RNA sequence: GCCAGCGUAGCUCAGUGGUAGAGCAGCACUUUUGUAAAGUGACGGUCGGGGGUUCGAAUCCCUUCGCUGGCU
Numbered sequence: 001g002c003c004a005g006c007g008u009a010g011c012u013c014a015g016u017g018g019u020a021g022a023g024c025a026g027c028a029c030u031u032u033u034g035u036a037a038a039g040u041g042a043c044g045g046u047c048g049g050g051g052g053u054u055c056g057a058a059u060c061c062c063u064u065c066g067c068u069g070g071c072u
Stems, first nucleotide, its partner, number of pairs: 001071007010024004018055001027041004048064005
């Protein structure tokens, strides 16, 4: 230099055009003499940034940034 993949909650990841989700972690409560375990609930997101297409974009297109891999 060229090519490909990935970027979504604190962490690991779903979600391939129509209200953004799960598990774990953390918080509160229940249970217990107490802890752990178990159960319940709430919280937590400008979907890496910018632009475009569309009635509507995490999703499609362009550009850019970061990470990983391959080729030279």
Transfer RNA from a Candidatus Berkelbacteria bacterium, 72 nucleotides, folded computationally. The organism belongs to Candidatus Berkelbacteria, within Bacteria. Its Rfam family is "tRNA". Gene Ontology term of the family: triplet codon-amino acid adaptor activity. It was read from a public genome assembly.